[in-house]
RNA sequence: CGGGGAGUGGCGCAGCCUGGUAGCGCAUCUGCUUUGGGAGCAGAGGGUCGCUGGUUCAAAUCCAGUCUCCCCGA
Numbered sequence: 001c002g003g004g005g006a007g008u009g010g011c012g013c014a015g016c017c018u019g020g021u022a023g024c025g026c027a028u029c030u031g032c033u034u035u036g037g038g039a040g041c042a043g044a045g046g047g048u049c050g051c052u053g054g055u056u057c058a059a060a061u062c063c064a065g066u067c068u069c070c071c072c073g074a
Stems, first nucleotide, its partner, number of pairs: 001073007010026004020057001028044005050066005
């Protein structure tokens, strides 16, 4: 320098192809249960989807640029 992959609550991931309410597990908090803890059950909070633009009635999703990390090639 070129090509490919990844970036989404605190952590790990799905959703992207085919645009239409942003979800799952763990963790955290509250309640129930227990003598207490743990386990179990029920519920709640937490995201403006790496960043900046564009297209569209509508973008995590499509397009362009850009940043970080990983792999391959030179």